The RNA shown here (SAM riboswitch aptamer (S box leader)) has 118 nucleotides and comes from Rubrobacter sp.
[in-house]
RNA sequence: CUCGCAUCGAGAGCGGUGGAGGGAACUGGCCCCGAGAAACCGCGGCAACCGGCGGAGGAAUUCUGCCGCGAGGUGCCAAGUCCAGCAGGACGGCCAUUACCGUUCUGGAAGAUGUGGG
Numbered sequence: 001c002u003c004g005c006a007u008c009g010a011g012a013g014c015g016g017u018g019g020a021g022g023g024a025a026c027u028g029g030c031c032c033c034g035a036g037a038a039a040c041c042g043c044g045g046c047a048a049c050c051g052g053c054g055g056a057g058g059a060a061u062u063c064u065g066c067c068g069c070g071a072g073g074u075g076c077c078a079a080g081u082c083c084a085g086c087a088g089g090a091c092g093g094c095c096a097u098u099a100c101c102g103u104u105c106u107g108g109a110a111g112a113u114g115u116g117g118g
Stems, first nucleotide, its partner, number of pairs: 001118008013043005021032003026085004044077003049073002052069004057064002081110001086107008
C1' cells in the first nucleotide's frame, strides 16, 4: 500500500515544550482555539479488538459467536465518524404533479480502529 472480517449514538485529561492553527481529503455548514491550535514529551485515565488469566454451559486437559478481570500489544481520551454531500422511504411546506425546501429513517460511498492474509 492492498484484500477479507468485526466495530464505530457509550467511555476517558492534566502538566511541560511549542507558538497558529485544528475538527482525514474536497465543497457547504457548524464548532474548537493567544483564557494558547497542531505536533512532541511526561503522567493519568477509558475501553476490551488481539494476547493473557479466571468462571459457567456444552460427555470437555485440548475446542468455545457466553460472563468476569485488566499486570501485556495496539487504540482512544470536545461535539454520532461533529453534520451533510450519493440512492431510497415516511411526514410536513408551496393552490398543485414533477421539481424544490424542511424534519426524520434506512442503505451506500469515504474514513477510523482492531485483527488475519497478500